[in-house]
Context: one part of a larger RNA
RNA sequence: GAAUGAACGCUGGCGGCGUGGAUUAGGCAUGCAAGUCGAACGAGAAAGCGAAUUUAUUCGCGAGUAAAGUGGCGAACGGGUGAGUAACGCGUGGGAAACCUGCCUUCGAGCGGGGGAUAACAUUCCUAACGGAAUGCUAAUACCGCAUAAUAUCACAGAUCGCAUGGUCUGUGAUCAAAGAUAGCCUCUACAUGUAAGCUGUCACUUGAAGAUGGUCCCGCGUCCCAUUAGCUUGUUGGUAGGGUAAUGGCCUACCAAGGCUUCGAUGGGUAGCCGGCCUGAGAGGGUGACCGGCCACACUGGGACUGAGACACGGCCCAGACUCCUACGGGAGGCAGCAGUCGAGAGGCUUCGGCAAUGGGGGAAACCCUGACCGAGCGACGCCGCGUGGACGAUGAAGUUUUUCGGAAUGUAAAGUCCUGUCAUACGGGAUGAAAAGCCGAUUGGUUAAUAACCUUUUGGUCUGACAGUACCGUAAGAGGAAGCUCCGGCUAACUCCGUGCCAGCAGCCGCGGUAAUACGGGGGGAGCGAGCGUUAUUC
Numbered sequence: 001g002a003a004u005g006a007a008c009g010c011u012g013g014c015g016g017c018g019u020g021g022a023u024u025a026g027g028c029a030u031g032c033a034a035g036u037c038g039a040a041c042g043a044g045a046a047a048g049c050g051a052a053u054u055u056a057u058u059c060g061c062g063a064g065u066a067a068a069g070u071g072g073c074g075a076a077c078g079g080g081u082g083a084g085u086a087a088c089g090c091g092u093g094g095g096a097a098a099c100c101u102g103c104c105u106u107c108g109a110g111c112g113g114g115g116g117a118u119a120a121c122a123u124u125c126c127u128a129a130c131g132g133a134a135u136g137c138u139a140a141u142a143c144c145g146c147a148u149a150a151u152a153u154c155a156c157a158g159a160u161c162g163c164a165u166g167g168u169c170u171g172u173g174a175u176c177a178a179a180g181a182u183a184g185c186c187u188c189u190a191c192a193u194g195u196a197a198g199c200u201g202u203c204a205c206u207u208g209a210a211g212a213u214g215g216u217c218c219c220g221c222g223u224c225c226c227a228u229u230a231g232c233u234u235g236u237u238g239g240u241a242g243g244g245u246a247a248u249g250g251c252c253u254a255c256c257a258a259g260g261c262u263u264c265g266a267u268g269g270g271u272a273g274c275c276g277g278c279c280u281g282a283g284a285g286g287g288u289g290a291c292c293g294g295c296c297a298c299a300c301u302g303g304g305a306c307u308g309a310g311a312c313a314c315g316g317c318c319c320a321g322a323c324u325c326c327u328a329c330g331g332g333a334g335g336c337a338g339c340a341g342u343c344g345a346g347a348g349g350c351u352u353c354g355g356c357a358a359u360g361g362g363g364g365a366a367a368c369c370c371u372g373a374c375c376g377a378g379c380g381a382c383g384c385c386g387c388g389u390g391g392a393c394g395a396u397g398a399a400g401u402u403u404u405u406c407g408g409a410a411u412g413u414a415a416a417g418u419c420c421u422g423u424c425a426u427a428c429g430g431g432a433u434g435a436a437a438a439g440c441c442g443a444u445u446g447g448u449u450a451a452u453a454a455c456c457u458u459u460u461g462g463u464c465u466g467a468c469a470g471u472a473c474c475g476u477a478a479g480a481g482g483a484a485g486c487u488c489c490g491g492c493u494a495a496c497u498c499c500g501u502g503c504c505a506g507c508a509g510c511c512g513c514g515g516u517a518a519u520a521c522g523g524g525g526g527g528a529g530c531g532a533g534c535g536u537u538a539u540u541c
Base pairs, nucleotide, nucleotide: 001541002540003539004538006537007536008535009534010533013387014386015385016384017383018382019380020379026343027342028341030340031339032338035073036072037071040070041069048061049060050059051058052057053056080298081297082296089223090222091221092220093219094218095217096216099215100214104211105210106209107208108207109206110205112146114144115143121136122135123134124133125132126131152175153174154173155172156171157170158169159168160167161166180203181202182201183200184199185198189196190195191194224270225269226268231261232260233259236258237257238256239255240254241253242252243251273295274294275293276292277288278287279286280285300321301320302319303318304317323334324333325332326331351377353376354375355374359373360371361370362369363368390420391419392418393417400411401410402409403408424482426477427476428475429474430473434468439463440462441461442460443459446456447455485530486529487528488527489526490511491510492509496525497524498523499522500521506513507512
């Protein structure tokens, strides 16, 4: 000099864009942060309103709504934190002939025919509570057989190829599947005005092949300090067989062998999430890993599996522990390192805000619902940037103050005064972009079809949607009116005098000042620097 997620002191007008719990991965009141689907399924209120009448009942609307239940998908994403980890964790480059992949896309095939339950509900019972038990009834895209089925899976035989294990192809045998929902129509079929078990469309379902996406595993190289850590290791190192896994493998087990690592630093100890980047520097390098992005790990502490395409799962389950809360003492409930907020420790870090309008995500055919992701607003000079606090003229130069050799000099065009301007702030008025889609109502192209219906598709017209926000921006009005401080002045280092003090009080980054004329302490005047900031402290180069 530059820099910071900074803090402290003095000061403080406005705006834009960023940024804000670095310490206790300490404890948490309260609210919200993951739901959705009635076009999978059965059942199904009430308040209120209206009517009737036998005046306490019935009927209709509310409403097939609400709230539950079965079932599906999601909840493994998104969001937080950095405790652990010196490791194939991360980075980079490869490998998988050793692997998986829901939803999505493309291509192929199929979707036949049956069965038994169960929640909800009703009744009874136990319990302080959380919850639970028994009996009875019922549905499904829930569950279970049967049929059929392949280039799927397995076994055997053969051919061919390669990169070692092996890959690919052909043949034979065996094994394995499914579910409907909705809209429209009458061409075919059945009944015969029309409807359906018929036809058509869409969405689902089953089984393959391929793609895409996402993941898993393996390897080369790189990745902090200590030798005042020199030896470490028994599932240890390798083999065979088996188990396990999506898959390789001591991953696990049995048996066999005695190996494996290490001064090119094993083992042990300390510290630490890694990277793109960021800071500094001419560079080489050094430091660092806040925000944003990628990967990893964690979710009160430790362990475990279940479900599932995917978890060994932050707002799931089980066990143990610590802590907190409830209890009728028998037993139960909980997990903010999500968004706000609170206490604590601390030098130190914000609102218990608005909205789903946009972007994105989940569910749904869609309308739509959910979304503390996100978009916005609020607070903080925490940082960067921009603007303002007025402009022009104005004296041989007012007053005051300081100084003086008492002549003067300085403050100083500074003020006053005159003429202007109107940024920002204030008041009033106008007033956006961000919104185009989806949907709905029409028209239209092509497809499908028996069809001009419905559906899909192309183009097009209309309709609808804004938290921010009456904000940005624009215009008008008045009036210099509301808006300047901080540090320094011995040298380094730009800037000098007077008074006070008298090795005292004090200053100080280094050298050093102060003991009676202190440009170095304290105050006044003057000056220098930066400026809504200026200094100090801490840290890095």
A computed fold for a 541-nucleotide part of an RNA from a metagenome, annotated as small-subunit ribosomal RNA, 5' domain. The full RNA is in RNAcentral, with records from SILVA. Its Rfam family is "Bacterial small subunit ribosomal RNA". Rfam links the family to the GO terms ribosome and structural constituent of ribosome.